RNA sequence: UGUUCAGGGCGAGGUGCGAUUCCUCACUGGCGGUGACGGGGUAACCCGAAGUCCGCGAGCCCAAGAGGGCAUGACCUGGUGCGAUUCCAGGACCAACGGUACAGUCCGGAUGGAAGAACA
Numbered sequence: 001u002g003u004u005c006a007g008g009g010c011g012a013g014g015u016g017c018g019a020u021u022c023c024u025c026a027c028u029g030g031c032g033g034u035g036a037c038g039g040g041g042u043a044a045c046c047c048g049a050a051g052u053c054c055g056c057g058a059g060c061c062c063a064a065g066a067g068g069g070c071a072u073g074a075c076c077u078g079g080u081g082c083g084a085u086u087c088c089a090g091g092a093c094c095a096a097c098g099g100u101a102c103a104g105u106c107c108g109g110a111u112g113g114a115a116g117a118a119c120a
Base pairs, nucleotide, nucleotide: 001120002119003118004117005116011025012024013023014022026105027104028095029094030056031055032054033053037048038047039046040045051093052092059070060069061068062067075091076090077089078088079087097108098107099106
């Protein structure tokens, strides 16, 4: 530099003229880093492993562009241990914008964009 790839989830009941939007239960967890756990290997080492830790992405504005600016959610308790917000146990919590009876799960911008990954 090029090519390809790059997000999951509403099932049941209730109220109501009307709700996959409210209420009760249910269900889902992007990318990189870290990681005491698990697997493989004689070994060097390799692979998997955090929604709530450290960062990033999706939105909006400015700019011819490179790029710049703004916005951007959530975790405690106990256990083991030299060491864990990552392991084990328990209980919580969070999820852009526009639409619509108030939406993480429906429809839409989006046959888009992108953190990044793989290959050449």

The RNA shown here (FMN riboswitch aptamer (RFN element)) has 120 nucleotides and comes from a bovine gut metagenome.